Small-subunit ribosomal RNA, central domain from an uncultured bacterium, 349 nucleotides, folded computationally. RNAcentral holds the full RNA, with entries from ENA, Greengenes and SILVA. It matches the Rfam family "Bacterial small subunit ribosomal RNA".
Context: one part of a larger RNA
RNA sequence: CUGGGCGUAAAGCGCGCGUAGGCGGUUUUGCAAGCCAGAGGUGAAAUGCCUGAGCUCAACUUAGGAAUUGCCUUUGGGACUGCGAGGCUUUGAGGACUGGAGAGGUGAGUGGAAUUCCCAGUGUAGAGGUGAAAUUCGUAGAUAUUGGGAAGAACACCAGUGGCGAAGGCGGCUCACUGACCAGUUUCUGACGCUGCAGCGCGAAAGCGUGGGGAUCAAACAGGAUUAGAUACCCUGGUAGUCCACGCUGUAAACGAUGAGUGCUAGGCGUCGGGAAGCUUGCUUUUCAGUGGCGCAGCUAACGCAUUAAGCACCCCGCCUGGGGAGUACGGUCGCAAGAUUAAAACUC
Numbered sequence: 001c002u003g004g005g006c007g008u009a010a011a012g013c014g015c016g017c018g019u020a021g022g023c024g025g026u027u028u029u030g031c032a033a034g035c036c037a038g039a040g041g042u043g044a045a046a047u048g049c050c051u052g053a054g055c056u057c058a059a060c061u062u063a064g065g066a067a068u069u070g071c072c073u074u075u076g077g078g079a080c081u082g083c084g085a086g087g088c089u090u091u092g093a094g095g096a097c098u099g100g101a102g103a104g105g106u107g108a109g110u111g112g113a114a115u116u117c118c119c120a121g122u123g124u125a126g127a128g129g130u131g132a133a134a135u136u137c138g139u140a141g142a143u144a145u146u147g148g149g150a151a152g153a154a155c156a157c158c159a160g161u162g163g164c165g166a167a168g169g170c171g172g173c174u175c176a177c178u179g180a181c182c183a184g185u186u187u188c189u190g191a192c193g194c195u196g197c198a199g200c201g202c203g204a205a206a207g208c209g210u211g212g213g214g215a216u217c218a219a220a221c222a223g224g225a226u227u228a229g230a231u232a233c234c235c236u237g238g239u240a241g242u243c244c245a246c247g248c249u250g251u252a253a254a255c256g257a258u259g260a261g262u263g264c265u266a267g268g269c270g271u272c273g274g275g276a277a278g279c280u281u282g283c284u285u286u287u288c289a290g291u292g293g294c295g296c297a298g299c300u301a302a303c304g305c306a307u308u309a310a311g312c313a314c315c316c317c318g319c320c321u322g323g324g325g326a327g328u329a330c331g332g333u334c335g336c337a338a339g340a341u342u343a344a345a346a347c348u349c
Stems, first nucleotide, its partner, number of pairs: 003321004007303002012317001014202004021195003025088007033081002035077008049065006092192001093189003096185005104178007111155001115151008126137002163170002207248006217241001221237004259316001261314004267294001269292003273288007298305002322349003331342004
C1' cells in the first nucleotide's frame, strides 16, 4: 500500500456555514470519452512457465510453444456512467398561503423571597460551630425579635427520561427586535440536491487585558481542630475569582465516549406538539413530527444496539494501525501570557 476497522479494545474533528473536489431523481434523443466485442501492429533477447532434446542423471545447456495481463491503429455495439440538447412531475430540494408549540437568541425594563451590611426599638448573656471542640462574635450589648434602609447575585413552587437550540447551552415577569422548527393546502419553481480538504464563524468552565461592580460563595492564604505527621478531609475567617461592558483565549468525560445525508427492515407501551375521521363531547381510531422505555429479525468478542440501529445498503468527510517514550522534543502557525495547534525520533518492552 492493499485490507480491516472507529459505542466500551487504537480510532468520529466540540459544533456549524461553505469553496474546490467526490457523489447525485425521472424520461426522450444524439455523441461515443469511460465501457464491451472483433481485427491488425507492437509488446527486443535473456529470465520465468509448458512440452521436448543434449551432457550417464541432475544442476547446467538448448529447440519450440504459450505467456508478456500493456500500448497504438481500426471496425462495430449502445445497456450503464459521462457529455450535448429537450421534456417531466413531486417523489428530492426550495418558495407561497393558513394555522401552531417552545427556558432558541439579543437589548431594555421590572417583581418577590432569601442573604449580608447599616440605622433604630425590645431584650440579656450568651451566640456560633462540631463526632467532640477550639479558633471566631458578644456587656463598647451579640444571638433572637420588630420596624426602616442599602447592595449585589440567583430566580423556590410550576418542573416533567417536558420543551427549544447546530453544538456549547437556555428557566421569575413584561416589552421590542430576531433565528429556526412543526402541521395542513396540492398553490408555485422545476433537480435548484448531499457531503465537504482549504477557508470562515460559533464555542462550558477556568484563565488573561482595560474599566466598572463586589451581596453570596470561595482557589491562594491565615488560624482552630483531627492526626504519628495532616502542606488534606471538618471548623472560623478570607483575597483573586464568581457579576457587567468590551477585547483575547479556543480547550473539556465539548459524551449518545456513537460524523453528515438518503432509502429499506416485526411489534407493544408511555409522553410533547400539530392534523384527520368517528361518535357517547372526552374518549376511540388513524396520520405526521419529536422524545423515552421494552422487544423480534438482524448485528455484536461480549455487554448490548434494535425504525432515534451499533440491522441491510449507497454516498461524502474525518480518524486508527502494539505498549511506553509522548500528545512530548524540535520547527512552523496562533496567543499579551498561560498555553493551543500541527507533530516525530533515539531508546525500551